[in-house]
RNA sequence: UAUUUAUAAAGAAGAGGCGAGAGAACAGGCUCUGAGACCCUCUGGCAACCAUCGGAUAAGAAAGGUGCCAAGUCCUGCCCAAGUUUAAUUUCAGGGGAAUAUAAAUU
Repeated sequence: UAUUUAUAAAGAAGAGGCGAGAGAACAGGCUCUGAGACCCUCUGGCAACCAUCGGAUAAGAAAGGUGCCAAGUCCUGCCCAAGUUUAAUUUCAGGGGAAUAUAAAUU
């Protein structure tokens, strides 16, 4: 880097530094942000994929390796579609897909 599988409506913030954009990419929307965001460091926390203990391939314990700590993966984009509507798939439940993220395995 790529592939496969699983998960993604829950959960979890303070301090210090920096100083202008940030929320993956593109587009649209919406939101956060000089009352200092994003990012970095420290501390704290959440979760429990792998490993560990346990045992029965269960429940459970614990937290070593990762991960995460605004908003559903912030929402939408493609397909199907209940309903209500519009000049018009216009608007909008729900389902699927795609993309993305994380883990584990393989490469």